[in-house]
RNA sequence: CUCCCAACUUGGCAAACUUUCCGGGAGGGAAGGACGCAAAGUCACCGGCCUGAUGGGGACCAAGGCAGCGGGACUGCGGCA
Repeated sequence: CUCCCAACUUGGCAAACUUUCCGGGAGGGAAGGACGCAAAGUCACCGGCCUGAUGGGGACCAAGGCAGCGGGACUGCGGCA
């Protein structure tokens, strides 16, 4: 350094739900709260799923969203086996 792992150490994030704000909606922000997570850090490149006000429109598509659906890319802590 790479693979790998969650033994050890420092810790970190935060589902559902509640309150509140933004949005037509999916959903997102903040506070509380923990189901879980070795990248549950970041990225919409690929597949998938969701929304579909507005635009196009016969089915549908554009457009938008989900990184805690999977793959991939970049970055990071510890180092027993």